[in-house]
Molecule: transfer RNA
Organism: Modicella reniformis
Formats: sequence, structure tokens, C1' cells
RNA sequence: GGGACUAUAGUUCAGUUGGUUAGAACGCACCCCUUAUAAGGGUGAGGUGGGUGGUUCGAAUCCACCUAGUCCUA
Repeated sequence: GGGACUAUAGUUCAGUUGGUUAGAACGCACCCCUUAUAAGGGUGAGGUGGGUGGUUCGAAUCCACCUAGUCCUA
């Protein structure tokens, strides 16, 4: 230099032939239980989806460019 893949909650991830309120586990906060702690049970907070544009009535999902990371190749 050329090419491929990845980027979604604090962490690890799911979610596609675009469609009504974006989810799970762990973690976190509070409550119940207990003499107390752990374990267990319940409730809740937390993400406008890496960024900027475009297509569309409608984009996490499609397209372009950019950024970061991983890998292949010369």
C1' cells in the first nucleotide's frame, strides 16, 4: 500500500431478508429473608446504538466517508 472483520448498558454479548415501547447474563442501588453476613427472592436505575452524511413514510439493521481495534497479504 491492498483486503476482510469488529464497534449496541459499567463488563461480556444477543438482536438482520428495515416496522408499533432496543433485550439477556453478570455487576450496581434499594427492599424482603437472616441475630449478622453470604446465598436466595423481589423491584429499579443505566444505552438516542463509534462519528458525520445519504436512501426511506420509517434505519441498531441498507449505502458512502471518517475514527479506533483485530487479522490476512505485498